[in-house]
RNA sequence: AUGUUAUCAAGAAAGGCCGAGGGAUUAGACCCUAUGACGCCUUAGCAACCCUUUCCCCUAUGAAAGAAGGUGCUAAAUUCUACCCAGUACAUGCCAUAAAAUGCAUGUUAUGGAUAGAUAACGA
Numbered sequence: 001a002u003g004u005u006a007u008c009a010a011g012a013a014a015g016g017c018c019g020a021g022g023g024a025u026u027a028g029a030c031c032c033u034a035u036g037a038c039g040c041c042u043u044a045g046c047a048a049c050c051c052u053u054u055c056c057c058c059u060a061u062g063a064a065a066g067a068a069g070g071u072g073c074u075a076a077a078u079u080c081u082a083c084c085c086a087g088u089a090c091a092u093g094c095c096a097u098a099a100a101a102u103g104c105a106u107g108u109u110a111u112g113g114a115u116a117g118a119u120a121a122c123g124a
Stems, first nucleotide, its partner, number of pairs: 003122006013043005021032003026082004044074003049070002051066005078116001084113003089108006
């Protein structure tokens, strides 16, 4: 590097250094940024993946409490949308019909999933 599993709308900022772009990637939108962003360091904090204790169960795991240690995180939903799939609703057109419904096509769209990404644990 690749793989498996889980999570990703909650939560949590000050100081110092630096000096121009940054928000992963393509496009669009939107936002942060010389009142100094992004990044790095220090301190503080959040959370509870690993972890610690107790209980239940009796091997599949579950519940409660905790925070010493290993990671992680501390603008905006993984900032939003599209690129793939399914699909609710609406609009327009066509077919059908006495008129409709149904059906077909296109566009917009709630929602769900996939892909991609991030983090943790495991494995090799």